[in-house]
Molecule: THF (Tetrahydrofolate) riboswitch aptamer
Organism: bovine gut metagenome
RNA sequence: CAGAGUAGUUAAAGGGCGUUAAGUGUCAUACCACGGGAUGUUGGGUAUGGACGAACACGAUUGUGGCGGUCCUUUAGCGCGUCCGCUG
Numbered sequence: 001c002a003g004a005g006u007a008g009u010u011a012a013a014g015g016g017c018g019u020u021a022a023g024u025g026u027c028a029u030a031c032c033a034c035g036g037g038a039u040g041u042u043g044g045g046u047a048u049g050g051a052c053g054a055a056c057a058c059g060a061u062u063g064u065g066g067c068g069g070u071c072c073u074u075u076a077g078c079g080c081g082u083c084c085g086c087u088g
Stems, first nucleotide, its partner, number of pairs: 001088003008078009017068003026050007036084005056065003
């Protein structure tokens, strides 16, 4: 001097759940984790509570196709400021 790596995020594929009001989103409070170390930011998660509140047709008895800012997995892309560390 150059580079890798977190939490997470986006897309695709696969598999579920819901459509019987779940889940997602939103607000408040508390807590948790977050490159190997220190510190800090951003973002994320969990719990409780508040306000709001969407998503069906065909077929005919369990199947087809939809729908949901839905969940999980895999793959690919993106992905730490400062100091030290790591690789070259």